[in-house]
Molecule: transfer RNA
Organism: Ictidomys tridecemlineatus
């Protein structure tokens, strides 16, 4: 750090929850399953390579 809580970790990143579809039902809820949603506050430096190390705000 994904709409909401939080993992992570020098080699372009997950979970729970929501949300959206579909199945399931007389119908809603539960419940399975799938999918979209994050380049990780901002800016500078270091480094082959920064979300990650160092400074500032």
């Nucleotide at each position: 750090u994904a709409g909401c809580u939080c993992a992570g970790u020098g080699a372009u990143a997950g979970a729970g929850u929501g949300u959206u579809u579909g199945c399931c039902u007389a119908a809603u809820a539960u419940g399975c399953a799938a999918a979209a949603g994050g380049c990780c506050c901002u800016g500078a430096g270091u480094u082959u390579g920064a979300u990650u190390c160092u400074c500032a705000g």